[in-house]
RNA sequence: GGGGUCGUGGCACAGUGGUUAGCGCGCUUGCUUUGCAUGCAAGAGGUCGAGGGUUCAAAUCCCUCCGUCUCCA
Numbered sequence: 001g002g003g004g005u006c007g008u009g010g011c012a013c014a015g016u017g018g019u020u021a022g023c024g025c026g027c028u029u030g031c032u033u034u035g036c037a038u039g040c041a042a043g044a045g046g047u048c049g050a051g052g053g054u055u056c057a058a059a060u061c062c063c064u065c066c067g068u069c070u071c072c073a
Base pairs, nucleotide, nucleotide: 001072002071003070004069006067007066010025011024013022018056027043028042029041030040031039049065050064051063052062053061
């Protein structure tokens, strides 16, 4: 330098055009306990790597850039 993969709450991931973007773990509060853990209930936390385009509608499709991993040279 060229090809490919991936980028979504603190972490690991799902969601491949249309319901308010979700699950698990973690975090906070309350109940339960002498206390901790477990269990139960509620809650906070994301504008989906950045910018632009297509579309009535984009996390999703297209382009450019940034970063990760990988292959070739």
This is a predicted structure of a 73-nucleotide RNA (transfer RNA) from Flagelloscypha sp. PMI_526. The coordinates come from a structure-prediction model, not an experiment, and the mean pLDDT is 81. The source organism's lineage runs through Eukaryota, Agaricomycotina, Agaricomycetes, Agaricales and Flagelloscypha. The sequence is in RNAcentral, with records from ENA.